[in-house]
Context: one part of a larger RNA
RNA sequence: UGACGGGGGCCCGCACAAGCGGUGGAGCAUGUGGUUUAAUUCGACGCAACGCGAAGAACCUUACCAGCUUUUGACAUGGGCACUGUGGUUGUCAGAGAUGACGACCUUCACUUCGGGUGGGUGCCACACAGGUGCUGCAUGGCUGUCGUCAGCUCGUGUCGUGAGAUGUUGGGUUAAGUCCCGCAACGAGCGCAACCCCUACCCUUAAUUGCCAUCAUUGAGUUGGGAACUUUAAGGGAACAGCCGGUGACAAGCCGGAGGAAGGUAGGGAUGACGUCAAGUCCUCAUGGCCCUUACGGGCUGGGCUACACACGUGCUACAAUGGUGCUUACAGAGGGAAGCGAGCCUGCGAAGGCGAGCGGAUCCCGAAAGAGCAUCUCAGUUCGGAUUGGUCUCUGCAACUCGAGACCAUGAAGUUGGAAUCGCUAGUAAUCGCGAAUCAGCAGGUCGCGGUGAAUACGUUCCCGGGCCU
Numbered sequence: 001u002g003a004c005g006g007g008g009g010c011c012c013g014c015a016c017a018a019g020c021g022g023u024g025g026a027g028c029a030u031g032u033g034g035u036u037u038a039a040u041u042c043g044a045c046g047c048a049a050c051g052c053g054a055a056g057a058a059c060c061u062u063a064c065c066a067g068c069u070u071u072u073g074a075c076a077u078g079g080g081c082a083c084u085g086u087g088g089u090u091g092u093c094a095g096a097g098a099u100g101a102c103g104a105c106c107u108u109c110a111c112u113u114c115g116g117g118u119g120g121g122u123g124c125c126a127c128a129c130a131g132g133u134g135c136u137g138c139a140u141g142g143c144u145g146u147c148g149u150c151a152g153c154u155c156g157u158g159u160c161g162u163g164a165g166a167u168g169u170u171g172g173g174u175u176a177a178g179u180c181c182c183g184c185a186a187c188g189a190g191c192g193c194a195a196c197c198c199c200u201a202c203c204c205u206u207a208a209u210u211g212c213c214a215u216c217a218u219u220g221a222g223u224u225g226g227g228a229a230c231u232u233u234a235a236g237g238g239a240a241c242a243g244c245c246g247g248u249g250a251c252a253a254g255c256c257g258g259a260g261g262a263a264g265g266u267a268g269g270g271a272u273g274a275c276g277u278c279a280a281g282u283c284c285u286c287a288u289g290g291c292c293c294u295u296a297c298g299g300g301c302u303g304g305g306c307u308a309c310a311c312a313c314g315u316g317c318u319a320c321a322a323u324g325g326u327g328c329u330u331a332c333a334g335a336g337g338g339a340a341g342c343g344a345g346c347c348u349g350c351g352a353a354g355g356c357g358a359g360c361g362g363a364u365c366c367c368g369a370a371a372g373a374g375c376a377u378c379u380c381a382g383u384u385c386g387g388a389u390u391g392g393u394c395u396c397u398g399c400a401a402c403u404c405g406a407g408a409c410c411a412u413g414a415a416g417u418u419g420g421a422a423u424c425g426c427u428a429g430u431a432a433u434c435g436c437g438a439a440u441c442a443g444c445a446g447g448u449c450g451c452g453g454u455g456a457a458u459a460c461g462u463u464c465c466c467g468g469g470c471c472u
Stems, first nucleotide, its partner, number of pairs: 007472007015462002019426005026318008034309002042053002064304007073129001077128002079125006087106008109119004131293002134291003140287002142282003145278001147276001152191006158167003171182003197270004202238007212227002216225002241264001244258005320419001324378007336367003341360002345356004385416001390411007432454007
């Protein structure tokens, strides 16, 4: 000077409390440990590993294992020799395939001094080299997590101290804030805070198609004429500043109440993450030092594995029902996506789906809301709750669903009657609940990232638990 204290003071945060809903019990999904295995590739391990890298493991991916196979190599540059287009489609034989052997068809190099040279390509040869998801994240860059969107971290000059250092940055108030005011041997400044940026909420102007429809006609229908008001769309502007009033405060900064206002005291949300900490994470994104392999620790292929299963944990989904289940009828979104695509409509099928196929590269066409409402039924039961599991028959994607995909229908109908100790999230359009979309993607979503619908309860307070800030 820091850090720490079951020292003190002050102050914050869903930290506790007050509430609401969960997890922990069940079944299943998923990740992990363990075990097993020829292999179950590797990494991540308190918070800050465990629906994490992985925004898609049947082959591929793939890094693992078994077997088969290759050696200048799948890829780059260079040398020598030989040949000379090149690329594509396809057949036969052997083979699991990689690969090897033999063909067929289409297409038929550029410059040129026409000698062949140069460039390009293929094959062969030897070598420099390629290659390595091999090791070291404790050699590193870059990127990231975390404390933490916490209010802090520093510097110049001056002053004080032998010095390490201190001062400033402490103090009195105040703030979300080292925010601002006042004071002060300090005076200033920088990185952070805030603001500047984006979205949402209100208004105006401009514009008016694919969107809109008040007035006038018209139609089955904003359908057509027409209109530019309204809604909406999207570009520009305005609007909020403690500006006004009252109280309070130190005549300050500010705080409390009120008015007006679409919005009021940071309006709500996002982006934005200081100096640093954890030898935190990543050599499996990439880059890279060193070390190691070089007929293999490189390359190719087929099949298997990453999907195993006595068990243990994390994260989820579905439930245990009547605020519910089932059947019929009926209403209302937002944000996105669409050409090897979205697919209306019609037909077939109980259905997944199939056949035909309009329109649309889309404010034009297409992809659907569900909870809700109405009516009926069930009457507390392991049930008309719950749907696991299993048997069967099918559909779709794909070269291929055995290991190991998703879906449909029929049958089956397990555990489960609200969950011990313990533990998590959330303060408002939030929690809870309901569905919809997208990325990845041939196919596969209970995960993730978004979107809207319905829409609460509670906060006395800061003693205590946890984390953090300032002074001592």

The part of an RNA shown here (small-subunit ribosomal RNA, 3' major domain) has 472 nucleotides and comes from an uncultured bacterium.
RNAcentral holds the full RNA, with entries from ENA, Greengenes and SILVA.
The coordinates come from a structure-prediction model, not an experiment, and the mean pLDDT is 83.